Record summary: A computed fold for a 99-nucleotide RNA from uncultured Ruminococcus sp., annotated as SAM riboswitch aptamer (S box leader).
[in-house]
RNA sequence: CUUAUCAAGAGCGGCGGAGGAAACAGGUCCUGUGAAGCCCGGCAACCUGACUUUAAAACAGCCAAGGUGCUAAUUCCUGCGGUUUAUCCGGAAGAUGAG
Repeated sequence: CUUAUCAAGAGCGGCGGAGGAAACAGGUCCUGUGAAGCCCGGCAACCUGACUUUAAAACAGCCAAGGUGCUAAUUCCUGCGGUUUAUCCGGAAGAUGAG
């Protein structure tokens, strides 16, 4: 850079000790009844792989072994554009996978 997805799901465990929810701004929250981080557990099923199906593939389904990812709140909400201003739709930015 291209492309797909982002309203579901996942612990009352151990270590750790004060902060955290991407960045900036504004909100709103979580946190010592313990934050971040690490480990374990778990969730999911994007890629690989096994299996079912098939003449063989593809598609689909299934398993969850390997590679990632995720595990408060819609990507916590708004920030730009449209709109019946209530909401909704789209965009931007971001996250993750694959290339």

Its mean pLDDT, the model's own confidence on a scale to 100, is 85. Taxonomically the source falls in Ruminococcus (Bacteria, Bacillota, Eubacteriales, Oscillospiraceae).